About this RNA:
The RNA shown here (transfer RNA) has 72 nucleotides and comes from a Nanobdellota archaeon. The sequence is in RNAcentral, with records from ENA. It matches the Rfam family "tRNA". Rfam classes the family as a transfer RNA. Model confidence (mean pLDDT): 83 of 100.

RNA sequence: GGGCUGGUAGCGAAGUGGUAUCGCGUUUCCUUGGCGUGGAAGAGAUCCCGGGUUCGAUUCCCGGCCAGUCCA
Numbered sequence: 001g002g003g004c005u006g007g008u009a010g011c012g013a014a015g016u017g018g019u020a021u022c023g024c025g026u027u028u029c030c031u032u033g034g035c036g037u038g039g040a041a042g043a044g045a046u047c048c049c050g051g052g053u054u055c056g057a058u059u060c061c062c063g064g065c066c067a068g069u070c071c072a
Stems, first nucleotide, its partner, number of pairs: 001071007010024004018055001026042005048064005
């Protein structure tokens, strides 16, 4: 320098055109003499950045940035 894969809550992932879901974690409450466990409820992501297409983009297209991997 080039090819490919990926970037989504604190962490790990799903979603693949119609305003984003799950697990762990976290907060409050119940349960306990207390701590685990168990149960209920809540908060938390302008979906890496900038353009384009579209009535509408996390999703499609283009260009960047970052990470991984392969080739040179």